[in-house]
RNA sequence: GCCAACUUAGCUUAGUGGUAGAGCAGCGGUUUUGUAAACCGCAGGUCCUCGGUUCAAUUCCGAGAGUUGGCU
Numbered sequence: 001g002c003c004a005a006c007u008u009a010g011c012u013u014a015g016u017g018g019u020a021g022a023g024c025a026g027c028g029g030u031u032u033u034g035u036a037a038a039c040c041g042c043a044g045g046u047c048c049u050c051g052g053u054u055c056a057a058u059u060c061c062g063a064g065a066g067u068u069g070g071c072u
Stems, first nucleotide, its partner, number of pairs: 001071007010024004018055001026042005048064005
């Protein structure tokens, strides 16, 4: 230099155009002599940025940024 994949909650991630979900972690509660475990609940997201298409975009298109891998 060229090509590809990926970017969503603190972490790991689901979500193929119509109100963004889960697990773990966090907080509160129940239980226990106590801790852990278990169970119940709560909180936490400008969906990498900008633009385009659309009645409507996390989702489709373009450009950029970052990460990873491959080729040279």
Record summary
Transfer RNA from a Spirochaetaceae bacterium, 72 nucleotides, folded computationally. It matches the Rfam family "tRNA". Rfam links the family to the GO term triplet codon-amino acid adaptor activity. Lineage of the source: Bacteria > Pseudomonadati > Spirochaetota > Spirochaetia > Spirochaetaceae.